[in-house]
Predicted 3D model of a 74-nucleotide RNA (transfer RNA) from Telmatocola sphagniphila. NCBI's taxonomy places the organism under Bacteria, Pseudomonadati, Planctomycetia, Gemmataceae, Telmatocola. The RNAcentral record of the sequence draws on ENA and Rfam.
RNA sequence: CGGGCCGUAGCUCAGUUUGGUAGAGCGCUUGGUUUGGGACCAAGAAGUCGUAGGUUCAAAUCCUAUCGGCCCGA
Numbered sequence: 001c002g003g004g005c006c007g008u009a010g011c012u013c014a015g016u017u018u019g020g021u022a023g024a025g026c027g028c029u030u031g032g033u034u035u036g037g038g039a040c041c042a043a044g045a046a047g048u049c050g051u052a053g054g055u056u057c058a059a060a061u062c063c064u065a066u067c068g069g070c071c072c073g074a
Base pairs, nucleotide, nucleotide: 001073002072003071004070005069006068007067010026011025012024013023020057028044029043030042031041032040050066051065052064053063054062
């Protein structure tokens, strides 16, 4: 320098194929249960979907550029 993959909740990841209300598990908070804890049950909070721009009525999703990580080539 060129190419590929990944980036979404505190953590691990779905969702992108087919644009249409942002999700799951674990964790966290509150309540129940218990002498207490764990387990279990119920409820809840938590996100600029790496960044910027474009297309569109509408973008995590399509397009362009760019940042970071990993891999391959030179």